A computed fold for a 114-nucleotide RNA, annotated as FMN riboswitch aptamer (RFN element).
RNA sequence: CUUGUUCUUCAGGGUCAGGUGAAAUUCCUUCCCGGCGGUAAACCCCGCGAGCAGAAAUGCUGAACUUGUGAAAUUCAAGUGGCGACAGUAAAGGCUGGAUGAAAGAAGAACAAU
Repeated sequence: CUUGUUCUUCAGGGUCAGGUGAAAUUCCUUCCCGGCGGUAAACCCCGCGAGCAGAAAUGCUGAACUUGUGAAAUUCAAGUGGCGACAGUAAAGGCUGGAUGAAAGAAGAACAAU
């Protein structure tokens, strides 16, 4: 340095302002947010987690284009778009709840092998 085993810690953000209404942070206008790994730096490329279905194996699971720079970018810059589980409640990505949960994974420690 690499690999393996065991353990520890950490591991998700967001409704400002206005309108209608008996009632909406849920509708309308507007505002705001973007887990983990890969790859030229990614919410919308590939995969994973979460979520949902199932006794289990397992399955299902959102959304992007144009131009520019460059060796390389659907990742950067400019522009214009789009998406977001379940339960509750005036219909919710943003409120409340399952959740002081689980987890992709990140960091570290000990031991062993090389």